Predicted 3D model of a 256-nucleotide RNA (Bacterial large signal recognition particle RNA). It was read from a public genome assembly, where an Rfam model found it.

RNA sequence: CCGUGCAGCUGGGGUAUUAGCAGUACCCUGUACCUGUUGCUAUAGCAGGGGUGAUGAUCUGCCUCGGGUUUUGCUUUUAAUGCUGCCCAUGACAAGUGGCGUUGACGUGCGGGUCUUGCGCGAUGGAAACCUAUGAACCGUGUCAGGUCGGGAACGAAGCAGCACUAAGUAGGAGCUUUCAUGCGCCGCAAGGGUGCCUGACUGAGUUAACUACCAUGGUAACAGAUUGGAAGCGGAUUCAAAGCAGGUCGCACGG
Numbered sequence: 001c002c003g004u005g006c007a008g009c010u011g012g013g014g015u016a017u018u019a020g021c022a023g024u025a026c027c028c029u030g031u032a033c034c035u036g037u038u039g040c041u042a043u044a045g046c047a048g049g050g051g052u053g054a055u056g057a058u059c060u061g062c063c064u065c066g067g068g069u070u071u072u073g074c075u076u077u078u079a080a081u082g083c084u085g086c087c088c089a090u091g092a093c094a095a096g097u098g099g100c101g102u103u104g105a106c107g108u109g110c111g112g113g114u115c116u117u118g119c120g121c122g123a124u125g126g127a128a129a130c131c132u133a134u135g136a137a138c139c140g141u142g143u144c145a146g147g148u149c150g151g152g153a154a155c156g157a158a159g160c161a162g163c164a165c166u167a168a169g170u171a172g173g174a175g176c177u178u179u180c181a182u183g184c185g186c187c188g189c190a191a192g193g194g195u196g197c198c199u200g201a202c203u204g205a206g207u208u209a210a211c212u213a214c215c216a217u218g219g220u221a222a223c224a225g226a227u228u229g230g231a232a233g234c235g236g237a238u239u240c241a242a243a244g245c246a247g248g249u250c251g252c253a254c255g256g
Stems, first nucleotide, its partner, number of pairs: 001256006008052003011029005019041003033049005056250007066240006073234009083225003087219005095212003098208003107202002110200005115192006121185002123182006130173005140165004148157003
């Protein structure tokens, strides 16, 4: 220097699980063999087969896909809380606006009316009584023609129609009398009531509380803030890290 056979290699990383490792599950990178088997102990699967065997293995550095932990940073989103604003209710107040007010506000152990009940008076309406008219075939009255009856006669009796006057009834009138009724009364008296309204007398300039403002109490989670918590993204710190690049190092045996 060359050849042959071994060693070595035949994926790796993160999360979860585990005392830890491999595999399985999920993720990243990338192409890095097949079969059987849930095993192993820090040299961390085991067995068999295939390939490679300096285009390999290992160490260090750079670069960097990706992952974990953490954060008093930033942004977005979500849940809760009447904590604040907004909104609502009640009460109070009298600064502003408005209403009323010298044609007199508010007020005054002052008076009256309106109101309720009762009584009286009147009015209205009805009825009765009153006046006038009409009004009874017989069962009202008076007078009773004719006719009838009694009588020798004179005369007498009953009595229809008619006439007159009336009863029951009907119609009209009047408004002097009586009676009944009445959410009729610029009437009277008494008792009661007193929320509201009006009015008389005294006084003489405020009063009211509808709205706004301010205050107190209570309520409401739709909106805007605040607080607390969750989630996502960007960033910071730290850690692990594939692949890639660069550099360094590298075994045994045999033969020629």